[in-house]
RNA sequence: CGAGGUGUAGCGCAGUCUGGUAGCGCGCACGGUUAGGGACCGUGAGGUCGCAAGUUCAAGUCUUGUCACCUCGACCA
Numbered sequence: 001c002g003a004g005g006u007g008u009a010g011c012g013c014a015g016u017c018u019g020g021u022a023g024c025g026c027g028c029a030c031g032g033u034u035a036g037g038g039a040c041c042g043u044g045a046g047g048u049c050g051c052a053a054g055u056u057c058a059a060g061u062c063u064u065g066u067c068a069c070c071u072c073g074a075c076c077a
Stems, first nucleotide, its partner, number of pairs: 001073007010026004020057001028044005050066005
């Protein structure tokens, strides 16, 4: 320098194909249960979907730019 991949809640991920209410598990908070704890059950909080712009009535999803990380190749030695 070139090609490809990943980026979504504290953590791990789905949702992208086919644009239409942002979800699951763990964790966290509160309550129930228990003598108490764990386990179990219920409820809830938590998100500028890496960042910026464009298209659209509507973008996590499409387009462009850009940043970080991973893999491969090239170059140098």